Predicted 3D model of a 383-nucleotide RNA (Bacterial RNase P class A) from a soil metagenome.
The coordinates come from a structure-prediction model, not an experiment, and the mean pLDDT is 76.
RNAcentral holds the sequence, with entries from MGnify.

[in-house]
């Protein structure tokens, strides 16, 4: 990107079209229907409905609280939790280094605001000990028994020690030399961390100097605490038109309606009432009509910017259907895959392996599918 082209048969709207039929008229014509003609008809996700807007109702002095969402820093946007650009932290990998800490480079990842300077609470298993550190083993070492001529060796008890060994995701800065009984930033030097200055940089950070022996893990995708930001439900939102029945409300109201027209008579209903019966009027229900598709619109240049985006030129209009349309068959062609030919190369001796090509044969060609529209993100998907 996500099939192409051509023929029949279909379906669903459209036209200022053509014809027939019905209706209804104020006799202009309007309205419903069939039929031909012409001309449109799903997507990159039309999906999930997770986020942002448009729109539409309702709701709404002002401000808090709670709840929910976001959270590094500048930028595009209508807007955003999205995009782009930047920083830092990190995983692997390679490179500096005797090693290790670290530093440096790629490829990728990143819910990344706060963890002494608010509180609280948590780190399973192991492990001596997991956060006002810790003595298991080791090392050293006062003191007492024991052996021994001494050195010194073993036991037991007090100290000292975070160097080594074990344990773990992590054990309270790394290596080195000096120090020390032995040991430790105790001390020094280089890294690495804080705290101040200075300088770059719109910030986020980043660099350098000075100083502090390090100022005290790790998790806020625990609670919580900052900052900011939220008024609800949705197009079945929602506007207008409105018939039969019921049943409210005015007003008239003695008579109404039926037996084919008309009297006569009959039969029902009502007769002083909240009354038949007429007429209005106003909620509503089927129905119908709009919201509905000209919009943050599509396509080609140009420009502007690292980008994301923005701006101008010209050009085009592309479902609006509601028990819901957009399909289906053939025939050629494309793509992927097997085969069978055919030629190459290699192994080795009639077979394998691999590559190319194609007159041909068979097989696939998906995931899904508008329902007010937009931007996004995720999630599905044959080739």
């Nucleotide at each position: 990107c996500g099939g192409g082209c051509a023929a029949c048969c279909g379906c669903u709207g459209g036209a200022u079209g053509g014809a027939g039929c019905c209706c209804g008229u104020u006799u202009g014509c309007g309205g419903g229907u069939u039929u031909c003609u012409c001309g449109a008809g799903a997507g990159g996700a039309a999906a999930g409905u997770c986020c942002g807007g448009u729109c539409u109702u309702c709701g709404a002095a002002g401000g808090g609280c709670a709840g929910c969402a976001u959270g590094c820093c500048g930028g595009c946007u209508a807007a955003c939790g999205g995009c782009c650009g930047g920083g830092g932290a990190u995983u692997u990998g390679c490179g500096c280094u005797c090693a290790a800490a670290g530093c440096g480079c790629a490829c990728g990842u990143u819910a990344c605001g706060g963890a002494u300077c608010a509180g609280u609470g948590c780190c399973a298993c192991a492990g001596a000990a997991a956060a006002u550190a810790u003595a298991c083993c080791g090392c050293u070492u006062g003191c007492c028994c024991u052996g021994g001529a001494a050195a010194c060796a073993g036991g037991g008890u007090g100290a000292g020690u975070a160097a080594g060994g074990g344990u773990g995701a992590a054990a309270a800065g790394g290596u080195g030399c000096g120090g020390u009984a032995a040991a430790a930033g105790c001390g020094c030097a280089c890294c690495g961390c804080g705290g101040c200055c200075c300088g770059a940089g719109c910030a986020a950070u980043c660099g350098g100097g000075u100083u502090g022996g390090c100022a005290g893990g790790g998790a806020a995708a625990a609670c919580c605490c900052c900052a900011u930001g939220u008024g609800a439900a949705g197009c079945a939102a929602g506007a207008c038109c409105a018939a039969a029945u019921a049943g409210g409300g005015g007003a008239g109201g003695a008579g109404g309606a039926g037996c084919g027209g008309c009297c006569c008579g009959c039969u029902c209903c009502g007769u002083u009432a909240c009354a038949a019966c007429u007429u209005c009027c106003g909620g509503g229900u089927a129905g119908g009509u709009c919201g509905c598709u000209u919009g943050a619109g599509c396509u080609a240049c140009u420009c502007a910017g690292u980008a994301a985006u923005g701006a101008g030129u010209a050009g085009c209009c592309u479902a609006g259907a509601c028990g819901a349309a957009u399909g289906g068959u053939u025939g050629c062609c494309g793509c992927c895959g097997g085969u069978a030919c055919g030629g190459g190369a290699g192994a080795u001796u009639a077979u394998c392996u691999u590559c190319c090509g194609u007159u041909g044969c068979c097989g696939g060609u998906a995931c899904a599918g508008a329902a007010a529209c937009c931007g996004g993100c995720u999630u599905a998907c044959a080739g």

Rfam family: Bacterial RNase P class A. Rfam's curators write: Ribonuclease P (RNase P) is a ubiquitous endoribonuclease, found in archaea, bacteria and eukarya as well as chloroplasts and mitochondria.